About this RNA: Model confidence (mean pLDDT): 82 of 100. A computed fold for a 105-nucleotide RNA from Rossellomorea marisflavi, annotated as SAM riboswitch aptamer (S box leader).
RNA sequence: CACUUAUCCAGAGCGGUGGAGGGAACUGGCCCGAUGAAACCCGGCAACCUACGUAUUGUAAGGUGCUAACUCCAGCAAAAUGGGACUCAUUUUGGAAGAUAAGGU
Numbered sequence: 001c002a003c004u005u006a007u008c009c010a011g012a013g014c015g016g017u018g019g020a021g022g023g024a025a026c027u028g029g030c031c032c033g034a035u036g037a038a039a040c041c042c043g044g045c046a047a048c049c050u051a052c053g054u055a056u057u058g059u060a061a062g063g064u065g066c067u068a069a070c071u072c073c074a075g076c077a078a079a080a081u082g083g084g085a086c087u088c089a090u091u092u093u094g095g096a097a098g099a100u101a102a103g104g105u
Stems, first nucleotide, its partner, number of pairs: 001104001003103006013042001015041003021032003026075004043067003048063002050060003071097001076094007
């Protein structure tokens, strides 16, 4: 990083350093933040790979990962329902984009 597969409604601090931004990108919303953002350290969660195994929905936690809000919500398409006579609202499903892991180049 083309590509493939799987998962994305669960879980996780009232700690330290740090100092003003952050929630992937764009647009539109909605939020978080001086009662302290990002980042780093420590702690924690989980169990994809891994190891072990009595082979079970198991145990461990070495390699990652994660640690506000469903991937914060919508964007494209279809269906259903409600109002209006064409769009609007809501819900559901699929898609797109993205994230993580394991392969792969």